[in-house]
Context: one part of a larger RNA
């Protein structure tokens, strides 16, 4: 931009894509077969491998500053207590998120038409013949079936709901102003994201930040008191601190602006 008024939502599915795997054990059965050795077709059941999809409850990983310990050195006048730098200085843990080594699930079944092949009836050709007429079976393959995308499928589909009036000027055509379903810009953000898009919100508000509380993490802060010559230890104190997690709370920031339908 189109889809013959303008919008919002839900859909149909032409068409396209994905999947399509394999092994072992067991039952049938030590049966059929075979002198024996050996040893099935078939049917049912179970468990794996690889691959794929989704997820983070569990088990782990990461988690660049969440907590703690600690070395060297410098700074805050000194002590104390902190901070800077040294690969995050090093080391021990670790929330959310993201992940696999973790968890869950999947390939099926059923059906249709067939290939090679196997048949029934059956002439031409008194026989025979699966074929000439006719009928039937038959594959991981084909078409469906399962999952995903999908009306720019220009043959542009379907359904539901919502919306379009008033004033001024003008003879009229029309111009201006207002209303108008809804949408966009803009703003606050996001388990969404390269951008765009998508989603949650914009004061009739919990969208983000802050604050408060909680979960989780770390592991018992500073100061004070006490013990000890001291290093240090004990009590106050399962303290103190705490990124992303869960709630509550308008304290801060969501101000403001535009487009928009009976023609073409």
């Nucleotide at each position: 931009c189109g889809g013959a008024c303008g919008a919002a939502a839900c859909u149909u599915g032409a068409g396209g894509g994905a999947u399509u795997u394999u092994c072992u054990c067991u039952u049938u059965a030590g049966u059929a077969c075979g002198a024996g050795a050996g040893g099935a077709u078939u049917u049912g059941g179970a468990g794996g491998g690889a691959c794929g999809u989704a997820c983070c409850u569990c088990u782990g990983g990461u988690g660049u500053u969440c907590c703690u310990g600690u070395u060297g050195u410098c700074u805050c006048g000194c002590u104390c207590g902190a901070g800077g730098c040294a690969u995050c200085g090093c080391a021990g843990g670790g929330u959310a998120g993201c992940u696999a080594c973790g968890u869950a699930c999947g390939g099926u079944a059923c059906g249709g038409a067939u290939a090679a092949g196997u048949g029934c009836u059956g002439a031409a050709a008194g026989c025979a013949u699966a074929u000439a007429a006719g009928c039937a079976c038959g594959a991981a393959g084909c078409c469906a079936g399962u999952c995903c995308c999908a009306a720019g499928a220009u043959u542009a589909g379907g359904u539901u709901u919502c919306g379009u009036u008033g004033g001024a000027c003008g003879c009229a055509a029309g111009u201006c102003c207002g209303a108008g379903a809804g949408u966009c810009c803009c703003c606050u953000g996001g388990a969404a994201g390269a951008c765009c898009a998508c989603c949650a919100g914009g004061u009739u508000g919990a969208u983000a930040g802050g604050c408060u509380g909680g979960c989780g993490a770390u592991g018992u802060a500073c100061g004070g008191c006490g013990a000890g010559u001291a290093a240090u230890c004990g009590c106050u104190u399962c303290a103190g601190u705490u990124g992303a997690c869960c709630a509550g709370u308008a304290c801060u920031a969501a101000c403001g602006g535009a487009c928009g339908a009976a023609c073409g």
About this RNA:
A computed fold for a 264-nucleotide part of an RNA from a Planctomycetales bacterium, annotated as large-subunit ribosomal RNA, domain VI. Model confidence (mean pLDDT): 86 of 100. Taxonomically the source falls in Planctomycetales (Bacteria, Pseudomonadati, Planctomycetota, Planctomycetia). Rfam family: Bacterial large subunit ribosomal RNA.